[in-house]
Context: one part of a larger RNA
RNA sequence: CCAACAAUGGAUGCCUUGGAGAUUUUGGCCGAGGAAGGACGCAGACGGCGGCGAUACUCGUCGGGGAAGUGCCAUCAACUUUUGAUCCGGCGGUUUCCGAAUGGGGGAACCUAGCCCGCUUAGCGGGUUGGCCACCUAUGAAAUUAAUCAGCAAUGGUUAUAUUAGUAUGUGGCUGGGCACGGCGUGAACUGAAACAUCUUAGUAACGCCAGGAGUAUAAAUCAUAUGAGAUUCCGUCAGUAGCGGUGAGCGAAAGCGGAAAAGGCUAAACCUACUUUUUAGUAGGGGUUGCAGGGCAGACGAUAUUCGAUGUGUUUUUUCUAGCAGAAAGAUCCGGAAUGGUCUUCCAAAGAGAGUGAAAGACUCGUACGCGAAAGGAAAAACACCGAUAGACUGUUCCUAAGUACCAUGGAGCACGAUAAACUCUGUGGGAAUCUGGGUCGACCACGAUCCAAGCCUAAAUACCAAAAUCUACCGAUAGUGAACUAGUACCGUGAGGGAAAGGUGAAAAGCACCCCGGAAGGGGGAUGAAAGAGAACUGAAAUUGUUGGCUA
Numbered sequence: 001c002c003a004a005c006a007a008u009g010g011a012u013g014c015c016u017u018g019g020a021g022a023u024u025u026u027g028g029c030c031g032a033g034g035a036a037g038g039a040c041g042c043a044g045a046c047g048g049c050g051g052c053g054a055u056a057c058u059c060g061u062c063g064g065g066g067a068a069g070u071g072c073c074a075u076c077a078a079c080u081u082u083u084g085a086u087c088c089g090g091c092g093g094u095u096u097c098c099g100a101a102u103g104g105g106g107g108a109a110c111c112u113a114g115c116c117c118g119c120u121u122a123g124c125g126g127g128u129u130g131g132c133c134a135c136c137u138a139u140g141a142a143a144u145u146a147a148u149c150a151g152c153a154a155u156g157g158u159u160a161u162a163u164u165a166g167u168a169u170g171u172g173g174c175u176g177g178g179c180a181c182g183g184c185g186u187g188a189a190c191u192g193a194a195a196c197a198u199c200u201u202a203g204u205a206a207c208g209c210c211a212g213g214a215g216u217a218u219a220a221a222u223c224a225u226a227u228g229a230g231a232u233u234c235c236g237u238c239a240g241u242a243g244c245g246g247u248g249a250g251c252g253a254a255a256g257c258g259g260a261a262a263a264g265g266c267u268a269a270a271c272c273u274a275c276u277u278u279u280u281a282g283u284a285g286g287g288g289u290u291g292c293a294g295g296g297c298a299g300a301c302g303a304u305a306u307u308c309g310a311u312g313u314g315u316u317u318u319u320u321c322u323a324g325c326a327g328a329a330a331g332a333u334c335c336g337g338a339a340u341g342g343u344c345u346u347c348c349a350a351a352g353a354g355a356g357u358g359a360a361a362g363a364c365u366c367g368u369a370c371g372c373g374a375a376a377g378g379a380a381a382a383a384c385a386c387c388g389a390u391a392g393a394c395u396g397u398u399c400c401u402a403a404g405u406a407c408c409a410u411g412g413a414g415c416a417c418g419a420u421a422a423a424c425u426c427u428g429u430g431g432g433a434a435u436c437u438g439g440g441u442c443g444a445c446c447a448c449g450a451u452c453c454a455a456g457c458c459u460a461a462a463u464a465c466c467a468a469a470a471u472c473u474a475c476c477g478a479u480a481g482u483g484a485a486c487u488a489g490u491a492c493c494g495u496g497a498g499g500g501a502a503a504g505g506u507g508a509a510a511a512g513c514a515c516c517c518c519g520g521a522a523g524g525g526g527g528a529u530g531a532a533a534g535a536g537a538a539c540u541g542a543a544a545u546u547g548u549u550g551g552c553u554a
Base pairs, nucleotide, nucleotide: 001551002550003549004548005547006546007545014505015504018476019475020473021472022471023470024469025468026467027466028465029177030176037098038097039096040053041052042051044076045075047073048072049071050057059092060091061090062089063088064087068080069079070078103112104111105110113129114128115127116126117125118124119123130175131174132173133172134171135170137168138167139166145160146159147158148157149156150155181212182210183209184208185207186206192199196246222229223228233260234259235258236257237256243251244250264458265457266456267402271286272285273284274283275282276281291436293401294400295399296397297396298395299394301392307389308388309387312386313385314384315383316382317381318380319379320378321377322376324372325371330345331344332343333342334341346363347362348352354366355365356364407431408430409429410428411427412426413425414424417443438453439452440451441450442449492499493498512539515526516525517524518523
């Protein structure tokens, strides 16, 4: 060096229990009735996972179901079950201790009290006792200041402040959690500008508060422009346009148009009535709600009918969800360990989707197509009932129509718009209107014109996000795919925040090698099982590498 046989090692091939993505549909809050998340316990037997809670691998009831069952790893023992178990579903019961944690304390899962009731009374059992806010009822100040009374004054009394602050019982609400999504508040820097300061990154990240299954917004003091539109939200376009910009880097609309979805309502005031020990007021009821101005009040005229409603309650019906039921049709023979394969002859099909079965099955099993089904609970829709709304128009009158508001000055912010000719919106500080013969807007400002009616409130859908189910994939196949196919957020590391693995495959079936031999054992040789043991639990087994034997080395 070559070859053979072994060893080591875990590549490769095949597989899939687990993942990834998409589409469609459905659903979307939990919690003092104690949540989310945990600690500790509970079985005949050690532990882990799952389940459950001292009624502890479970209890009751109403349904389903019909032969096995006592969860899995995983077995042994002892039992249960056609007098219907185990199992599945609806509604209930129990639910230790910690945790908002709430009697007090505390180093979470522990320590330790008060009051009331009961009992089998040195004790046991049950209930209750946190904070904040609101309301009902009861009670109810002080200081200051002002007024007034007395007093020479100091000072004192009374009233207002005060139906107040506060206190007590009771009732109700809140507290904490939630991946992402939402609203509001506070709010960076790296970076880009080829440096850097205005600018950008960006109102982003982060933090705080708050809400819901969605949230925000929402019914024109809006746009538009000489034609008109008619709440909001979301998508496409308008358009990288108009613009903004150390006119640098960059930032960047709107109207309109096309779609998704469509829905509009309620107060305050004037005036009237009732009640009241705040009487120039308050409370309750009626009335009323708008821009072509409307309403009130006074007078005169007219209709008696029709239509609508988003919330709630109830009834009925239908559909649907939370268990299920039923479901067609094949034999022989050959090879083989095994038939689903080959050959021959049949059958079903509203079912030839798929999975499993000792190799590849329409007719073996589970299913699939077409159908059927709920005692109990939930959801949706429709109808009906309750309930709510539903009449105008003329004349006169000038009573009402949201005030420290609009607006102005100044300092800021938001608007695509960086102070700019800078309108509009919001706001700190200081001033401060009008009242329909009124007021805002139309990008400084003025006129004319057009348009709308602020300073009160509510409002579904279209939208965002998450999960589940079903279906699918020119997605992965164990160094891939989730970090996690397996006791995985485990082991382990860190004081902690936090970081974070490795690890799949015997066989159709354990039939997992009875018995004999060598050996202390490990292991091996016979033998048995099996299709195969050169499938022996380290079970496919490449290479590097190692050993033994044989051969070769000019």
This is a predicted structure of a 554-nucleotide part of an RNA (large-subunit ribosomal RNA, domain I) from a groundwater metagenome. Its Rfam family is "Bacterial large subunit ribosomal RNA".